[in-house]
Context: one part of a larger RNA
Molecule: small-subunit ribosomal RNA, 3' major domain
Organism: uncultured prokaryote
RNA sequence: UGACGGGGGCCCGCACAAGCGGUGGAGCAUGUGGUUUAAUUCGACGCAACGCGCAGAGCCUUACCUGGGCUUUUGACAUCCUUGGCCAGCUUUAGAGAUAAAGUUUUCCCUUCGGGGACCAAGUGACAGGUGCUGCAUGGCUGUCGUCAGCUCGUGUCGUGAGAUGUUGGGUUAAGUCCCGCAACGAGCGCAACCCUUGUCCUUAGUUGCCAUCAGGUAAUGCUGGGAACUCUAAGGAGACUGCCGGUGAUAAGCCGGAGGAAGGUGGGGAUGACGUCAAGUCCUCAUGGUCCUUACACCUAGGGCUGGAAGCGUGCUACAAUGGCUGGUACAAUGGGUCGCAAUACCGCGAGGUGGAGCCAAUCCCAAAAAACCAGUCCCAGUUCGGAUUGCAGUCUGCAACUCGACUGCAUGAAGUCGGAAUUGCUAGUAAUCGCGGAUCAGCAUGCCGCGGUGAAUACGUUCCCGGGUCUUGUACA
Repeated sequence: UGACGGGGGCCCGCACAAGCGGUGGAGCAUGUGGUUUAAUUCGACGCAACGCGCAGAGCCUUACCUGGGCUUUUGACAUCCUUGGCCAGCUUUAGAGAUAAAGUUUUCCCUUCGGGGACCAAGUGACAGGUGCUGCAUGGCUGUCGUCAGCUCGUGUCGUGAGAUGUUGGGUUAAGUCCCGCAACGAGCGCAACCCUUGUCCUUAGUUGCCAUCAGGUAAUGCUGGGAACUCUAAGGAGACUGCCGGUGAUAAGCCGGAGGAAGGUGGGGAUGACGUCAAGUCCUCAUGGUCCUUACACCUAGGGCUGGAAGCGUGCUACAAUGGCUGGUACAAUGGGUCGCAAUACCGCGAGGUGGAGCCAAUCCCAAAAAACCAGUCCCAGUUCGGAUUGCAGUCUGCAACUCGACUGCAUGAAGUCGGAAUUGCUAGUAAUCGCGGAUCAGCAUGCCGCGGUGAAUACGUUCCCGGGUCUUGUACA
C1' cells in the first nucleotide's frame, strides 16, 4: 500500500420489511446431469451453465455411428506446370446412392490468326483439406462485479524509502455532483450533458391518410364533388432552467413547500459500460502461433443417431374452477409482414382445409378474427358441462419422403390434479397481474425468443436483521 475480520461509523440497492403474483406438489413442453446405446456429435457448470450456442435436428443441417467407395487419393475447394479436348448439357441402363457403362445434341469469348482467356479431362508434384488438440500460446467478440462511482496522471510539497498528499475533512447529491475549508495547484478516463424515442404546443406540407363546414348520392359506408379546420403523417422550431415566490441552510452548494405549466426538479424509456477482476467463455462463427493426421483424424454417399428409457434437477405452459365453464349476440388496438409472397368477394367441406383468383412491390390491397371486456341464456359445487393428459379410428397440409421423428382437424376415450412440505423467486406504476396480436428463424414445425398494444392493482412505518455494493477508520501471526 492492499486484502481480510462472526471490528466500528456513515450511505445505497425489490437487499430486508410492507404488499401482490409465482416456483417447489400434478400433467405436459423444453434444457441438463446421470444411465443406456453401434452412435446417442461437441461446447457451456455458483451468482455470471441448464427454453444457453440452436432466429427453428424427418433428408439436408451434421460435426456422431454402421455400411458402400482403397477403381476418391492432387482429392468436394485454391494456385502453379505439362498434354489433349471444345466444353457444358441431355437421355438410357445397373446400383441404396456415391458412382460406373453406353448413347446423343453441339462447337464458348477475344485475336495482330502465332496465340490468349474461360471450361472439361488426364498426368505429375509442390500442395490442398481437418467442426483434430491446446481459450493455460493468442487476436477479435462476449459475460461479470456494475450504469456501481470510482480509476489515474503532470508539476509541487512531505517522507531515508515503499509511498503519502491531491482523492482526506464539514455539508450536499443519483453521482469524485456541487459548495466551503485545506500543501496543494491543475488535468485525463468515467458521472452528467450532447444522441434516439415518448409526453404539450406552433409553423410548413396534404396523398394512399383525415371529414368540421357546403353540395350530391345510398339499404349502408369519405362513397363522390370539394375542403385544409381536426386526427394523423414527417421536417423544422418552442418548451423545463431550481427560471419565479416563501421557508430552511453557513451569506454557499443544496433541501422542503407553493405558483404557473402538457410536463418539475435526471419528466418516462432506450442507447451509452471507466481503470481493472475472474489464466471467466469462445481455436465448433471468423482469424491465428504451435502441435498432430496426410490411401486418413481428409473427401463422397445411403440408412440410422442427435428425439433412446425407470428415476434426479433447472426453466416454462396448462390446470385444479362460479371473479368460472359452455352457447349466442355487440364493441374497442398497436407493432409488424407480404411477389419463389400476402391473398379478398364467391363456392365446397362439421373442421383442419380445398377450388378459384379481384387487389397489392402496399398510409391505397391482403394477412386480420383482436382477446379479455360488455349483454342475454345455461350449468349449481360434483373429480362436475372443471381439467385436458393418454389412447383408438378417420382425415388435412407441407415436403422426393412424416415408420423411427412434423404440425393441425373431426369423432370417441377422459388420466393426474380440489391451490402444493422444507425452501425459494419476480415486481415500486401504466409497473405487477391478466388478455390477445405481430415478427425473426422457416418448405413444414414455437408453451421458447424478440416486439406490440388492451384491462389494470396492492404496498413501502422504516434500515434492527439477511444478501450485495460504496466510503472513512481500526486490528492483523496474511501478500